The RNA shown here (Glycine riboswitch aptamer) has 94 nucleotides and comes from Marinosulfonomonas sp. Its mean pLDDT, the model's own confidence on a scale to 100, is 81. Its Rfam family is "Glycine riboswitch aptamer". Rfam links the family to the GO term glycine biosynthetic process. The source organism's lineage runs through Bacteria, Pseudomonadati, Alphaproteobacteria, Paracoccaceae and Marinosulfonomonas.
[in-house]
Order: sequence, then structure tokens, then C1' cells
RNA sequence: GCGUCAACGUCGGGAGAAUCUGGCAAAUACCGCCAGUGCCGAAGGAGCAUGCGCCCCGCUAAACUCUCAGGCCCAAUGGACCGACGAUUGACUG
Repeated sequence: GCGUCAACGUCGGGAGAAUCUGGCAAAUACCGCCAGUGCCGAAGGAGCAUGCGCCCCGCUAAACUCUCAGGCCCAAUGGACCGACGAUUGACUG
């Protein structure tokens, strides 16, 4: 210096689920607040298989499971994950 991977940043893509019930406010409705019921899973969080170990315990996964949190007309916000670009840092390779 090149290449690969990871973290970081920017851009693009990115799903699901009640315009539910009652009340307040508002004053067609929607939106907001409170309570309740029903639902979603792809922020985060938690759990385990398997394998391993110092073995009646511990370590270790997920897009699986649970829904604590979050969310549930459109929009907005958020959004795992995917792609592109970029410089820096770290690791690997010759």
C1' cells in the first nucleotide's frame, strides 16, 4: 500500500398489528388525555437447542419463543435486516 471482516457516519430500500369500547376535551370525523379490552414484533430486553467446561452448576444462537419495553387508519417518527459510498480505528491475510 492492496484485499477481507467488524465498529462508525451518510444515502437508498425496509414489514406487522383496533379509525375497538367508555369517558374528558374538542365540536362532523380524525388527532390529544384517562381507563379497559383485543392485537403486532423487526429498537432495546429476556429465554432456550446444540456444543463445550472446572459438570446436579456455568458458558454459548437466531429473523425461533416471550411480549417487560415499544408499537397498532393514512402520514410522521422509529425500525431488525439488505445494499452503496466514505474516512478513521481495530483484527486477519500474503